[in-house]
């Protein structure tokens, strides 16, 4: 350089959540819950951000195709999946451990490259070289070897050639095709052919894979009373209004969205630990062990005692794989 681990240690006293027992009194229409007593139990590596990929639940949606939009991009594995991750290639940077890559297609097509440049895929400003007028310039034609202008300028760079020139030709480099070997595969060797095409796709746009919305305050169930309905009974009776008249008001059953409460979801899971064992590894097999927060206005907090190296960054709320982000101090390995 890289890659793991750990995140003060052991204790009293006391509050709090929560699970489990218990002898009672108590709250409430029930559901279920409060006080008291015991036992046991109570944040993280990142619980954060909510990027991505998934269980789970509701809407939607016969099946199947296009079209749009979104995201992803070597290959080969590993996963339940993935934009993760393990190896590998290629490319770039480091003396080196070893780091980086937004790494498909520019020879489907379009666009677009400001200024500067003559000229930005199509070009001669200068300058070189051959003509020709003419006389110290000027015309035509050939020249990407120089100059010059940009990030970028005819593949590079050296020799042969030529009027000057030019892959015109030749070696050595680079690219593309082609062929033979090697490889699971991205690719690499090697020969071979002058084939030589400018950049951009974090421009539009092609290809090739994927993908319906939206959250756990998703969602499901129980429900007292009560808007409203229905059925059945009926009267002169009967019950309340502090005695008594007079007036006034009053059945009984069942349905009942929401809501107010209460349960569930919600802790056994793509779970953890340790041994074997297959693979370079991620990661898989098998065996044995082990249950480890769960509230709903939300607990996980004070105080103190011993020691140390004096303690960073920050705490669940449906749950898990990953990413990224913070992080004192202290181990370990190569």
């Nucleotide at each position: 350089c890289a890659g793991g681990c750990u995140g003060g240690a052991c204790g009293g006293c006391u509050g709090c959540g929560g699970a489990c027992g218990g002898a009672g009194c108590g709250g409430g229409a029930a559901a279920c819950u409060g006080c008291c007593c015991g036992u046991c139990u109570g944040a993280g590596g990142a619980a954060a951000g909510u990027c991505c990929g998934a269980g789970c639940u509701u809407c939607c949606c016969a099946g199947g195709g296009c079209a749009a939009g979104g995201a992803u991009a070597a290959c080969g594995g590993c996963u339940a999946a993935c934009c993760g991750c393990c190896g590998c290639c290629g490319g770039g940077g480091g003396c080196g451990a070893c780091c980086c890559c937004a790494g498909g297609g520019a020879a489907a097509g379009u666009g677009c490259a400001a200024c500067a440049g003559a000229g930005a895929g199509a070009u001669a400003c200068c300058g070189c070289c051959g003509g020709g007028a003419a006389u110290u310039u000027u015309c035509c034609g050939g020249u990407a070897a120089g100059g010059g202008u940009g990030g970028a300028a005819a593949g590079g760079c050296g020799a042969g050639g030529u009027a000057a020139g030019a892959g015109c030709u030749c070696a050595c480099c680079g690219g593309c095709g082609c062929g033979u070997g090697g490889g699971a595969g991205a690719c690499c060797a090697c020969g071979c052919g002058g084939c030589c095409c400018u950049g951009u796709a974090a421009a539009c746009c092609c290809u090739a894979u994927c993908c319906g919305a939206a959250g756990c305050a998703a969602c499901a169930c129980c429900g007292u009373g009560g808007a409203g309905g229905a059925a059945c009974a009926g009267a002169u009776a009967g019950c309340g209004u502090g005695g008594c008249c007079c007036g006034c008001g009053c059945g009984u059953u069942c349905c009942g969205a929401g809501g107010a409460g209460g349960u569930g979801g919600c802790g056994u899971g793509a779970g953890c630990c340790g041994g074997a064992u297959g693979g370079c590894a991620a990661c898989g097999u098998c065996c044995g062990g082990c249950c480890a927060a769960g509230a709903u206005a939300g607990a996980u907090g004070g105080c103190u005692g011993u020691c140390c190296a004096c303690g960073a960054c920050a705490g669940a709320a449906c749950u898990c794989g990953g990413c990224u982000u913070a992080u004192a101090g202290g181990c370990c390995u190569g």